[in-house]
Model confidence (mean pLDDT): 80 of 100. This is a predicted structure of a 73-nucleotide RNA (transfer RNA) from a Candidatus Campbellbacteria bacterium.
RNA sequence: GCCAACGUAGCUCAGUCGGUAGAGCACGCCCAUGGUAAGGGCGAGGUCCGCGGUUCGAUCCCGCGCGUUGGCU
Numbered sequence: 001g002c003c004a005a006c007g008u009a010g011c012u013c014a015g016u017c018g019g020u021a022g023a024g025c026a027c028g029c030c031c032a033u034g035g036u037a038a039g040g041g042c043g044a045g046g047u048c049c050g051c052g053g054u055u056c057g058a059u060c061c062c063g064c065g066c067g068u069u070g071g072c073u
Base pairs, nucleotide, nucleotide: 001072002071003070004069005068006067007066010025011024012023013022019056027043028042029041030040031039049065050064051063052062053061
């Protein structure tokens, strides 16, 4: 330099082939126990990497950037 995949909650990841987003762990409160761990319930936490385009409407489709990873040279 070229190509590809990926970028969503603190972490690991789903997600609807367009209709304003979830799980597990972690975190807070509670239940339960003589107490601890395990277990159960509730809750908080996200301008879905950025900028444009398409559209009535974009996390999703298209383009250009940025970043990470892998391959080639």
Background
Rfam family: tRNA. Gene Ontology term of the family: triplet codon-amino acid adaptor activity.